[in-house]
This is a predicted structure of a 74-nucleotide RNA (transfer RNA) from Pseudomonas thermotolerans DSM 14292.
The organism belongs to Zestomonas thermotolerans, within Bacteria.
Its mean pLDDT, the model's own confidence on a scale to 100, is 83.
RNA sequence: CGGAGUGUAGCGCAGCCUGGUAGCGCGUCUCGUUCGGGACGAGAAGGUCGCAGGUUCGAAUCCUGUCUCUCCGA
Numbered sequence: 001c002g003g004a005g006u007g008u009a010g011c012g013c014a015g016c017c018u019g020g021u022a023g024c025g026c027g028u029c030u031c032g033u034u035c036g037g038g039a040c041g042a043g044a045a046g047g048u049c050g051c052a053g054g055u056u057c058g059a060a061u062c063c064u065g066u067c068u069c070u071c072c073g074a
Stems, first nucleotide, its partner, number of pairs: 001073005007067001010026004020057001028044005050066005
């Protein structure tokens, strides 16, 4: 320098192809159970979907640019 992939809650990921209320597991907090803890049960909080722009009534999803990381080639 060229090509491919990756980015979504504190962590690991799904959702993207086929645009229509942002989800799952773990973790955190509260409550119940317990002498206490763990386990179990119930509930809650936590997200400008890497960034910017465009298309659209509507974008995590489509288009363009850009950044991070990984792989391949030179």

Its Rfam family is "tRNA". By type it is a transfer RNA.